Molecule: SAM riboswitch aptamer (S box leader)
Organism: Ureibacillus thermosphaericus
RNA sequence: CUCUUAUUAAGAGUGGUGGAGGGAAGUGCCCUAUGAAACCCGGCAACCAUCAUAUCAUUGAUAUGAUAAGGUGCCAAAUCACGCAAAGUAUUUAUUACUUUGAAAGAUAAGAG
Numbered sequence: 001c002u003c004u005u006a007u008u009a010a011g012a013g014u015g016g017u018g019g020a021g022g023g024a025a026g027u028g029c030c031c032u033a034u035g036a037a038a039c040c041c042g043g044c045a046a047c048c049a050u051c052a053u054a055u056c057a058u059u060g061a062u063a064u065g066a067u068a069a070g071g072u073g074c075c076a077a078a079u080c081a082c083g084c085a086a087a088g089u090a091u092u093u094a095u096u097a098c099u100u101u102g103a104a105a106g107a108u109a110a111g112a113g
Base pairs, nucleotide, nucleotide: 001113002112003111004110005109006108007107008106013041015040016039017038021031022030023029026082027081028080042075043074044073047071048070049067050066051065052064053063054062055061056060079105084102085101086100087099088098089097090096
C1' cells in the first nucleotide's frame, strides 16, 4: 500500500508544558489567546487479550458474562453536516425542501497478501 470482516448517535480533564492553528479531503458549518496543534500526566472503552459458563461435534469455533495487568485505539459537535442511489411526504410536475434506507469516502481493530 491492497484485500476481507466487524464497529462507527454511548463514554472520557476547570491538570502541566506549549504558543497558532485545528475539525481527513471539497463545499459548508464550527472550535480556538476564556489558549489550536504537539508532548507529558490523567481518563474512557473493551477490538485483540485473560478468565468463567453454555452450545456444537471439537487441536477448535460461536454465544454470554466478568476483568483491565498487557498490544492498539479514543477523549467538541452522529464519522460535525452534505456530495451518489432508491423510496416516501409537500409543492407550481421538475425542480426544491424534508424524512427514511442503502452506497461511497474516511477512521479504528483483527486477519491475509